Two RNAs folded together computationally: RNase P RNA and transfer RNA, 440 nucleotides in total. It holds a member of the Rfam family "Bacterial RNase P class A". The literature on the family includes a 2013 paper in RNA Biol by Beauregard et al., "Identification and characterization of small RNAs in Yersinia pestis". The family's RNA type in Rfam is ribozyme. Rfam links the family to the GO terms ribonuclease P activity, tRNA processing and dimeric ribonuclease P complex.
[in-house]
């Protein structure tokens, strides 16, 4: 000094003047006091609130899939296990079953899955050549992939057909570990592709809508027309279907008439901060202190002045052999994504900077 | 705010559920020959597309997973 790599923190700051939403005080003039974001965003996951039965039973449908643990809950978080990939730092894994069963492997090739003869390799038969029958899975070809690998008996040629070594796998024990699994010994020749982000089998969740949910008030209109079902069950609630429950006592659709106003929910809440125990950690437990937006065509903003930030030029100083690196001063430019709308907890994705630990190469001492 | 859907040539589609024969097929437009005195009909031939990014698989327009544009519904 290049090059990566992990991970933290910021996200300008005070003040003047003009304006904006809200809330206290005030008879009023006016005074005080608060006023976006790490993602408020994508609407992709989980929750809580509400209403229908606080939510039952069946089938169906979707989502999830190593272990352990955290958590109100999760597809998240964390710490582990295997396995990949990178010289490392370190980073990816939708990571459960292909030996329950279907299906699928395009082209090529004989043959794409308890198989098979293209070509070769052996018998053997007919008069040799060549044909036709059997055998062969060693070699050859084809392909993303061809039914373990080497060697050696053996055999007509061959082959886990034996056997030794190697690799898988199943099953058994032994120690380590909560466990996922590691590790040693043994026994079996068992060697039965590969896809489950295809159906599909196993466990585990999961009833539906969504603050335009939902209550309240105030105003308005009327039991209109018209089709159709049923006439004792049809319809709603239920948005996949039964079964069940409640509602309901005529319903359902469609045309047209009337309000298109206020309050509520509405922000104190799985809330933040600090310090302390526990735990590797995520996170939890306990004591202190704060109280921090709530708009509804939707406010949170302009300017102007110091000061910080960060960039390029020129100057100086100081280190260093140089490359370069610090610092100080002056001019001149920038300051990015982007903005709540019921309310957390995450993912993802957009963005300007800063500082730190760490690998790896290279160049001087 | 919620809550849904869709994205293939300049245009309007097919293929997607059930991955391959797909370097993608048709139709109108657009080039250029060819018929015609020309021109238009009409005949040949081209040109030209899966929004992006990752994954899964031997193979991905098609399966997932995100992302960006676009459309809808609903007091």
């Nucleotide at each position: 000094g290049a090059a990566g790599u992990a991970g933290a923190c910021c996200g300008g700051a005070u003040g003047g003047c003009c304006g904006c939403c809200g809330c206290c005080c005030g008879c009023a003039a006016g005074g005080g006091g608060g006023g976006a974001g790490g993602a408020a965003a994508g609407u992709c996951c989980g929750g809580g609130c509400u209403c229908c039965a606080c939510a039952g039973g069946g089938c169906g449908u979707g989502g999830c899939g190593c272990u352990g643990g955290a958590u109100a809950a999760c597809g998240u978080c964390c710490a582990g296990c295997g396995g990949g990939g990178g010289u490392g730092a370190c980073c990816c894994c939708a990571g459960g079953g292909a030996a329950a069963g279907u299906g699928c492997c395009a082209c090529a090739g004989a043959g794409a899955g308890a198989a098979g003869u293209c070509c070769g390799c052996c018998c053997g038969u007919u008069u040799c050549a060549a044909a036709c029958g059997g055998g062969u899975a060693a070699g050859g070809g084809u392909g993303a992939a061809a039914g373990g690998g080497u060697g050696a008996g053996g055999u007509a040629a061959g082959a886990g057909c034996u056997c030794a070594c190697c690799g898988g796998g199943u099953c058994c024990g032994g120690c380590g570990g909560u466990g996922a699994c590691g590790u040693c010994g043994g026994a079996u020749g068992c060697c039965a592709g590969g896809u489950a982000a295809a159906c599909c089998c196993c466990g585990c969740c999961a009833g539906g809508a969504g603050c335009a949910a939902g209550a309240c008030c105030a105003a308005a209109u009327a039991g209109g027309g018209a089709a159709g079902c049923g006439u004792u069950a049809a319809g709603g609630g239920c948005g996949g279907c039964c079964c069940g429950c409640c509602c309901g006592u005529g319903c359902u659709u469609c045309c047209g008439g009337g309000u298109u106003g206020g309050u509520u929910g509405c922000u104190u809440g799985a809330g933040g901060c600090c310090g302390u125990c526990g735990g590797c950690a995520a996170c939890g437990g306990c004591g202190g202190c704060c109280c921090u937006a709530g708009a509804u065509g939707a406010a949170u903003g302009g300017u102007c002045a110091u000061c910080g930030c960060c960039c390029g030029c020129u100057g100086c100083c100081g280190g260093g052999a140089a490359a370069c690196c610090g610092g100080c001063a002056g001019c001149g430019g920038g300051a990015a994504c982007a903005g709540a709308a019921c309310c957390c907890g995450g993912c993802u994705u957009a963005u300007g900077g800063u500082c730190u630990g760490c690998u790896u190469c290279g160049g001087c001492c | 705010g919620u809550c849904c859907c869709c994205u293939u040539c300049g245009u309007c589609u097919a293929g997607c559920c059930c991955g391959g024969c797909c370097c993608a097929g048709g139709a109108c437009a657009c080039c250029g020959c060819c018929c015609u005195u020309u021109c238009a009909c009409g005949g040949c031939g081209g040109c030209g597309a899966c929004a992006c990014c990752g994954g899964u698989u031997c193979a991905a327009a098609u399966c997932c997973g995100g992302u960006a544009g676009g459309g809808g519904a609903c007091g």